[in-house]
RNA sequence: GGCGCGCCUAAUGCAUGCAAGUCGAGCGACGCAUACCGGAGGGGUAACCCACUGGUAUGACGGAGCGGCGAACGGGUGAGUAUCACGUGAGAAACCUGCCCCGAAGACCGGGAUAGCCCGGGGAAACCCGGAUUAAUACCGGAUACCCUCUACAGAUCGCAUGGUCUGUUGAGGAAAGGCCUUUGCGCUUCGGGAUGGUCUCGCGACUUAUCAGCUAGUUGGUGGGGUAACGGCCUACCAAGGCGUCGACGAGUAGCUGGUCUGAGAGGACGAUCAGCCACACUGGGACUGAGACACGGCCCAGACUCCUACGGGAGGCAGCAGCAGGGAAUCUUGUCCAAUGGGCGCAAGCCUGAGACAGCGACGCCGCGUGGGGGAUGAAGGCCUUCGGGUUGUAAACCCCUUUCAGGAGGGACGAAAUUGACGGUACCUCCAGAAGAAGCCCCGGCCAACUACGUGCCAGCAGCCGCGGUAAUACGUAGGGGGCGAGCGUUGUCCGGAAUUAUUGGGCGUAAAGCGCGCGUAGGCGGGUUGGCAAGUCGAUCGUGAAAGCCCGGGGCUUAACCCCGGGACGCCGGUCGAUACUGCCAUGGCUUGGGUCCGGUAGAGGAGAAUGGAAUUCCCGGUGUAGCGGUGAAAUGCGCAGAUAUCGGGAGGAACACCAACAGCGAAGGCAGUUCUCUGGGCCAAUACUGACGCUGAGGUGCGAAAGCGUGGGGAGCAAACAGGAUUAGAUACCCUGGUAGUCCACGCCGUAAACGAUGAGAACUAGAUGUCGGGAGGGUUUGCCUUUCGGUGUCGCAGCUAACGCGUUAAGUUCUCCGCCUGGGGAGUACGCCGGCAACGGUAAAACUCAAAGGAAUUGACGGGGACCCGCACAAGCGGUGGAGCAUGUGGUUUAAUUCGAUGCAACGCGAAGAACCUUACCUGCCCUUGACAUUGACAGAAUCCUGUAGAGAUACGGGAGUGCUUCGGCCUGGAAAACAGGUGCUGCAUGGCUGUCGUCAGCUCGUGUCGUGAGAUGUUGGGUUAAGUCCCGCAACGAGCGCAACCCUUGUCCUUAGUUGCCAGCACGUAAUGGUGGGAACUCUAGGGAGACUGCCGGUGACAAACCGGAGGAAGGUGGGGACGACGUCAAGUCAUCAUGGCCCUUAUGGGCAGGGCUACACACGUGCUACAAUGGGGAGUACAGAGGGUUGCCAACUAGCAAUAGUGAGCUAAUCCCUUAAAGCUUCUCGUAGUCCGGAUUGGAGUCUGCAACUCGACUCCAUGAAGUCGGAAUCGCUAGUAAUCGCGAAUCAGAAUGUCGCGGUGAAUACGUUCCCGGGUCUUGUACACACCGCCCGUCACACCAUGGAAGUAGGUUGCACCAGAAGUAGGUAGCUUAACCCUCGGGAGAGCGCUUACCACGGUGUGGCUUAUGACUGGGGUGAAGUCGUAACAAGGU
Repeated sequence: GGCGCGCCUAAUGCAUGCAAGUCGAGCGACGCAUACCGGAGGGGUAACCCACUGGUAUGACGGAGCGGCGAACGGGUGAGUAUCACGUGAGAAACCUGCCCCGAAGACCGGGAUAGCCCGGGGAAACCCGGAUUAAUACCGGAUACCCUCUACAGAUCGCAUGGUCUGUUGAGGAAAGGCCUUUGCGCUUCGGGAUGGUCUCGCGACUUAUCAGCUAGUUGGUGGGGUAACGGCCUACCAAGGCGUCGACGAGUAGCUGGUCUGAGAGGACGAUCAGCCACACUGGGACUGAGACACGGCCCAGACUCCUACGGGAGGCAGCAGCAGGGAAUCUUGUCCAAUGGGCGCAAGCCUGAGACAGCGACGCCGCGUGGGGGAUGAAGGCCUUCGGGUUGUAAACCCCUUUCAGGAGGGACGAAAUUGACGGUACCUCCAGAAGAAGCCCCGGCCAACUACGUGCCAGCAGCCGCGGUAAUACGUAGGGGGCGAGCGUUGUCCGGAAUUAUUGGGCGUAAAGCGCGCGUAGGCGGGUUGGCAAGUCGAUCGUGAAAGCCCGGGGCUUAACCCCGGGACGCCGGUCGAUACUGCCAUGGCUUGGGUCCGGUAGAGGAGAAUGGAAUUCCCGGUGUAGCGGUGAAAUGCGCAGAUAUCGGGAGGAACACCAACAGCGAAGGCAGUUCUCUGGGCCAAUACUGACGCUGAGGUGCGAAAGCGUGGGGAGCAAACAGGAUUAGAUACCCUGGUAGUCCACGCCGUAAACGAUGAGAACUAGAUGUCGGGAGGGUUUGCCUUUCGGUGUCGCAGCUAACGCGUUAAGUUCUCCGCCUGGGGAGUACGCCGGCAACGGUAAAACUCAAAGGAAUUGACGGGGACCCGCACAAGCGGUGGAGCAUGUGGUUUAAUUCGAUGCAACGCGAAGAACCUUACCUGCCCUUGACAUUGACAGAAUCCUGUAGAGAUACGGGAGUGCUUCGGCCUGGAAAACAGGUGCUGCAUGGCUGUCGUCAGCUCGUGUCGUGAGAUGUUGGGUUAAGUCCCGCAACGAGCGCAACCCUUGUCCUUAGUUGCCAGCACGUAAUGGUGGGAACUCUAGGGAGACUGCCGGUGACAAACCGGAGGAAGGUGGGGACGACGUCAAGUCAUCAUGGCCCUUAUGGGCAGGGCUACACACGUGCUACAAUGGGGAGUACAGAGGGUUGCCAACUAGCAAUAGUGAGCUAAUCCCUUAAAGCUUCUCGUAGUCCGGAUUGGAGUCUGCAACUCGACUCCAUGAAGUCGGAAUCGCUAGUAAUCGCGAAUCAGAAUGUCGCGGUGAAUACGUUCCCGGGUCUUGUACACACCGCCCGUCACACCAUGGAAGUAGGUUGCACCAGAAGUAGGUAGCUUAACCCUCGGGAGAGCGCUUACCACGGUGUGGCUUAUGACUGGGGUGAAGUCGUAACAAGGU
């Protein structure tokens, strides 16, 4: 820009203007204008001018009246309506139709009024009344009319019927404007036909609800009458008693209907704006009048509500017409222009009117089209953002260069739409020219679905969110930015509909366990139905005709520059109706005929099938009697209870009730529920065999009806045992339970109710078909027979299993397979099988059966784990058997707690707690107090300066500050060392181990954890890895849809045990020699020990047995060692967000004259307590004294330190040796010998305290170790509980080392002495394998239920209260119409002039709207209080369920 669309809500109320008028060619009068003819006045000399007045004529003039036509169209709205209102197809022989068209015929003679105007009167007004006068195409009378209507009759012809049409005859009745105009005329009356429009009737179609099941008195029909244009209960009187309804009447709710629109592959689903057809309505309700047509949107009357005017007496009004206003609302426009076109009304016409219509305006509300520039342009500019700091990205994007001008703007020209005149749109479309990239881009999104990612901020906050879900300090999810993606004059959101949804399944679903088979029969309606013959042609199929409005849709073409849009043609419009044909199937008829389905008869047969009656024994209990004595009973253990008034036990007798052991069985019977001693009577059904008969009689089964366990209810009996409730005893934290002792209803019988169950095969009934194997029950047939059987068949009842089915589990001729018929039922979980209503019931309660609200699941089957107060098997110092400890004491040490200025930090069940720490007086040190430093104690760069360095003084607690002196570099020429301005930066034991690396702990040295290929399974997954054996071991063997492989196990490595060999110093010394008081001290030796290199050896190798001819196990031989010889190192996949940011490293965050750095002092060493780990003890297997013997492994030069001397001693002094098989630490101790102690808080024990010392160290006050003297505490073997250890082990004894100036009861090593016990795997703990259950999967420290308390939400009941709607009964009765009429009035016609006919008013009757009274129904809102329900954060009480969930 073009084309469309624009109050979905209040059918709420409306100011103002407009939306229906027109005709003078129907009529009379008034006014005005013009012309002509007059009259008469004034001015002017006059021409003439000014004003007044009468008549005639003309007028396309004005307003009003009579009259005609129109106003019933056009325009609006959707309130009502579930209705022949609508759609579609038929019918009217039961009808009407102004204007228009065609045809036929006609218009003669008369009459009386009236509006207007005028006069008078009333009223505020609206308006009204009276008098006089007047016209017509207004009104009226008469005539004529073959045609029209009615009546009677005759004939012809047609129709499905009532009946229609035509012709003729008789009688009665009925017209008109001879007006207007003078032109191409317009009108009037009657009849016939047409066209158009309307009216009525019928079939079929189209909402929800059965928690609406019965409705109906003009109701259904008939007859007579009335009424209508016309049929009809449309109305009325009488008669009859019908009519409608489960194929849903009646009621309630909702709703204008349709062509069509949206969606969908379609079938469908939803809707009914614009446009078009029909209907209904016009402030609400009622009513008629006029008219061809109305019960009338811009007419009338009445009633009501509302608004307005008023002089209070009375009046006026109806936008759901166009604009517009208020209101309501999430929300919907201008009080515009024009009749130019199209159409309508009137008119002969000119023309007038037309908010119909044509246009314009407003609104991105929709659809369509177009632009906001195009080409070039890399130093990839600047800026922004990110960054691994290299760069990347925005990005050819911009700048810059060249070019173009659509749209918008300016100027000029300029239509079609009109056939002569006439153009609102509009100077619009379109054309030409001009200037200049100029005036013209936004919105949403970026976790997945879904296309597009980073940074910062925030820190479960703020916020996001369609679903899943994001956010608790590294957020692609919040907010912002950069970048990107999508669409684009739009983009997102919200709402609604369809789709996806096969998620209501007709197309096209299901019901064993997911929601879903009625508890089971009988049977009504209905649905479905064996084989055959003939007929019919309803369904069905074919052909053809009519209809299916237009628009829309689809196809083809055309017109606007294109498109949207518009125009033309064709197709389609599933349906309905007519005609003709076909007859396979279904149906109907032939009371046709058949026998297989079904049924009946004859003969057998099994059975806890049912009902009634009778009867039997065992047992329990009670009663009586005997024997007999102290208990019985009961339990996990007890108690209550019973018992000396004699129980229990036992014997005999009796009573009574209930139930029927063995037989007994995945046996039998029954529809299901269910049925069990035995006998009898009555009775139902099944099965088998064989004829005969009937002849589809069948199947299913909504409603209906019957049966229906247990419990329960009513009435009356009965009552032994058992046993809800109840009582008591136990158990327990509690125990209104589980256990025990009692015990009442009930259980039993008769009769009557109830009508439900996990009434289950969680599997409706019937029929047919589709491999088998095997057991069993009933019957039959055949064969053989030592009666044990074999074969086969029908009917039941089980197990396994093919095909097939199933989500899987599983089902599988007894189907959950393949098909057919019928019924019932399901549609996410909770709310809820509840509420309300109704039905049944004595009640209890049952049947039917929702909604609000709430959740994002609930559920099934199977899988892998984990778990179990499930099972099986196995292992481990796991228990048991033993030995020694801990827990009690004192001390040491660590931790918690407390304290403190600080008591730095971390580690916290096992797996923190003698841990980091292999060693805190200062240092360490991270903490506290105080004093100081700020490019810094440390690193890099660094202009510049200088050697560095050493000695030393003063002040200060020291750091530090200020001084003095010595020294005056080295160099490969790069630099090294020191100081140092400034700036980058340093530094942090600050935070986060839940951002991390690395390292470590733990399950656990447990035997496991996986993979490839194959196979199985829809899949998760399984198999392998399970099974039978065996092992320390997933170790090995065998088997096996598995075959192999990897990480683990084992072995390889170290050490120790035996031997050999090589070598022989610092080690060794048998033999030889020398020497000594003595000593491998010396020569020498290389044998031995030993050292440290190499090798051998052990492999179930050999024998016997067991075993499966295996693996292996048991025993034995040999051997130093025997079945992994002992010990160590070595730690699978993984688990614990295990531990560590304080070893180290490191992301992010934080501090930067401090959270960094230096220094002094203090603290980490505190002390009412609690716990862990240890040491020493409590003593005689001991303590003390004396004597005496034997190791191993380590360490040592800022070190180990011999010998000697001093000291009681710690130690000191002096000092040899040793850089170590050489020297030293270094006397090992327990042991052995002997003396003493004699069971005592001691000759035990050594804490604590006092005193005196030693050593280390700058320094032992806080706060070291050791020595001596003195002191001499607790403690007499340790409660509950708990730890270690299976052999050179436990226990016990000492020795060494690391750290370290000093400081071990700790830690890590070393050797000496050297046991006991293991029946065994029931139990505790941990672990492994298989299996089972599971509602667990954060995995039992799991999950989860109910009450109560609190908050919120929706809902039920409720004395009632208020509103809406509706039924019934009655009162009342406006306007109006119809009927009646004694009163009053009255032009036309008649008249004998008196009056009559007719009409009007009034009165009255009937009908009836509004209104009123009473009483019901339905529904909505509300209601003190009350009931349950749902949701909510970490509340309370318990533990019901899930495992055998602990009953």
Background: This is a predicted structure of a 1447-nucleotide RNA (small-subunit ribosomal RNA) from an uncultured prokaryote. Rfam family: Bacterial small subunit ribosomal RNA. Gene Ontology terms of the family: ribosome and structural constituent of ribosome.